[in-house]
Bacterial large signal recognition particle RNA from a Candidatus Limnocylindrales bacterium, 264 nucleotides, folded computationally.
RNA sequence: CCGUGCUAGGCGGGGAACUAGCGGUGCCCUGUACCUGCAAUCCGCUCCAGCAGGGCUGAAUUCCCUCCCGAGGGUCGGCGCUCACGAAGGCCGACGUCACUCGCGGCGUUGAGGAUCGGGUCCCGCGCAGCGGCGACUCGCGAACCGUGUCAGGUCCGGAAGGAAGCAGCACUCAGCGAUGAUCGUCGGGUGCCGCGGAACGGCCUGGUCCGAGCCGCAGUGUCGCUGGGCGCGUGGACGACCGGAUCGACGGAGGGUGCACGG
Numbered sequence: 001c002c003g004u005g006c007u008a009g010g011c012g013g014g015g016a017a018c019u020a021g022c023g024g025u026g027c028c029c030u031g032u033a034c035c036u037g038c039a040a041u042c043c044g045c046u047c048c049a050g051c052a053g054g055g056c057u058g059a060a061u062u063c064c065c066u067c068c069c070g071a072g073g074g075u076c077g078g079c080g081c082u083c084a085c086g087a088a089g090g091c092c093g094a095c096g097u098c099a100c101u102c103g104c105g106g107c108g109u110u111g112a113g114g115a116u117c118g119g120g121u122c123c124c125g126c127g128c129a130g131c132g133g134c135g136a137c138u139c140g141c142g143a144a145c146c147g148u149g150u151c152a153g154g155u156c157c158g159g160a161a162g163g164a165a166g167c168a169g170c171a172c173u174c175a176g177c178g179a180u181g182a183u184c185g186u187c188g189g190g191u192g193c194c195g196c197g198g199a200a201c202g203g204c205c206u207g208g209u210c211c212g213a214g215c216c217g218c219a220g221u222g223u224c225g226c227u228g229g230g231c232g233c234g235u236g237g238a239c240g241a242c243c244g245g246a247u248c249g250a251c252g253g254a255g256g257g258u259g260c261a262c263g264g
Base pairs, nucleotide, nucleotide: 001264002263003262004261005260006259009057010056011055012030013029014028015027020046021045022044023043024042034054035053036052037051038050063257064256065255066254067253068252072248073247075245076244077243078242079240080239082237083236084235085234086233090231091230092229095225096224098222099221100220101219103218104217105216106215107214113211114210115209116208117207118206119205120204121203123198124197125196126195127194128192129191131188132187133186134185135184136183137181138179139178140177141176147172148171149170150169155164156163157162
């Protein structure tokens, strides 16, 4: 060096999660890679870390180690976007107070504004008026019989004189119905250019008296305050196909390493 037969090893790997840890089932990546059984309320194990059974391959393209590349994963930071909470007055905005302006406009000696006295507006009670309901009063209608009066005819009693009940009609009225309201009583109210009393004494409107020249609106600037609308700030949480760091790392590439027996 060649041949034969074996053995260690291999017949997928990785990420996250789970776990004290490892591996597997399940999820994801890679990409093609023996079969059967087990397993998320998990299964099997213990650092040489799936177990059990079977099969194939086998010292190298295939096993082991190192390096490179890098799909993909989770992680940290940034950035973007978004949500919640907070704080303060940093910027802007809205609102308000006060001051100012050779600013603009309006009102003002036919009285601005202020002070003071009174009235009204709002509320409560009472009254009055009005409106509405009910009742009384007035008028009208109103009973086949079971209301009243008068009762033709007819009926009854009587020898007669006379007497009795009584339908229709007529008149009146009961219950009830209706009308009128210039009347009276009673009750009620989203009634009132009304009266009296009370409450209130702030605002607004208005009258008298006194003082006598300012007042109001807009715009601008400043000041102080309030709000928390926008930006910004702080804290925390989602999301991102973006950027960066460290980390694990499949596939792929390079280099190195690893037997035993027999025969030639």
Model confidence (mean pLDDT): 76 of 100. Lineage of the source: Bacteria > Bacillati > Chloroflexota > Candidatus Limnocylindria > Candidatus Limnocylindrales. The gene name in the source record is ffs.